[in-house]
Context: one part of a larger RNA
């Protein structure tokens, strides 16, 4: 190298769009790269390998054969694959008319709530904990009434309910905009699939500069607990959380399970459609989703089971004992990512 593998043992890229390449629907004719058959040269000699033969046998010589599996050149063949040419429509997109929806941007606005400040009433407590203190409070707090202000987050509805490729996404209205499903016609006519490299997108924390800053809260300060308590509980509390705009480039980024496409019992709940029957809920069938059981199968077991971990095909990715060991490129203001060896050693 081949052979083996990737839920959970070492292994699926975080996620997407594509380049280059790998694969590629059906029908005619055609062409001969591939492919198949033949025939021609060549493919040194020795060795090996088979049979013969010389040394008294053997090693060792020696005759013959096969072997050299391959290359070129011609003939022929036309199923497959591939080129060429013309058709099809089952794959794949387009237009039309619907539907669902926390999908994505952007300007607007709406209550409760919580703090903060005025005023008013009111008076000794209030928080808070196991239990307590720290802290607030007669310079009038808590509490309770009206005002006003700010920031942030949207109760019920909220569903193993919907959308998105993932990351995520949730009051309201208006704009822009993306994709899905869906009916019944029409049209192009293989336009597919996958995707090394590249580009994008990518929680949270984190950086940079500029505004916000109500709550909450790393660091930190004070009270407790404790042998101790650099900790859990308490009282505060700054960066952050928030918003433009730019870095970061990572997660247990998980379903620990790439993408696409075929094929293989049932049963049961739910979301979008859409047929057909009853028509008041309601039943059946059919598709796109999304949950729960289960044959067959399949796994080491535990499971998985048309949403596969069955049974197949095409393409990427990725594994290969610990340690040495994250050094060198690159890429980042930095933090610190990303690739990513050997000696020797056990």
């Nucleotide at each position: 190298c081949u052979g083996g593998g990737c839920g959970u043992a070492a292994a699926g890229g975080g996620c997407g769009u594509g380049u280059a390449g790998g694969u590629g629907g059906u029908u005619a004719c055609u062409u001969a790269a591939g492919u198949u058959a033949g025939a021609u040269g060549u493919g040194a000699a020795a060795g090996c390998c088979c049979u013969g033969g010389g040394c008294u046998c053997a090693a060792c010589c020696u005759g013959g054969g096969a072997c050299c599996u391959g290359c070129a050149u011609c003939u022929a063949a036309a199923a497959c694959u591939g080129g060429g040419u013309g058709g099809c429509u089952a794959g794949a997109g387009u237009a039309c008319g619907g539907u669902a929806g926390a999908g994505g941007g952007a300007a607007g606005u709406g209550g409760a709530a919580u703090u903060u400040c005025u005023a008013g009433u009111g008076u000794a407590g209030c928080g808070g904990u196991g239990a307590a203190a720290u802290g607030c409070g007669u310079a009038g707090a808590u509490a309770u009434u009206a005002g006003a202000a700010a920031g942030a987050a949207c109760a019920c509805c909220a569903g193993u309910g919907g959308c998105g490729a993932a990351g995520g996404c949730g009051g309201c209205u208006u704009c822009c905009u993306g994709g899905a499903c869906u009916g019944a016609u029409a049209c192009u006519g293989a336009c597919a699939c996958u995707g090394a490299g590249g580009c994008g997108c990518g929680a949270a924390a984190g950086c940079g500069u500029g505004g916000g800053g109500a709550g909450c809260a790393a660091a930190c300060a004070g009270g407790a607990u404790u042998a101790g308590a650099u900790a859990c509980c308490c009282u505060g509390g700054u960066a952050g959380u928030c918003c433009a705009c730019g870095c970061c480039g990572u997660a247990a980024a998980c379903g620990a399970u790439g993408a696409g496409a075929a094929c293989u019992a049932g049963c049961u709940g739910u979301u979008g459609g859409g047929u057909g029957g009853u028509u008041u809920a309601c039943c059946a069938c059919u598709u796109a989703g999304u949950a729960g059981c289960g044959a067959a199968g399949c796994u080491a077991a535990c499971g998985c089971g048309a949403u596969a971990a069955g049974u197949u095909c095409u393409c990427c990715g990725c594994c290969u004992g610990g340690g040495g060991a994250g050094u060198g490129g690159c890429c980042g203001c930095a933090a610190g990512g990303u690739u990513a060896a050997a000696a020797c050693u056990c």
A computed fold for a 346-nucleotide part of an RNA from an uncultured Gammaproteobacteria bacterium, annotated as small-subunit ribosomal RNA, central domain.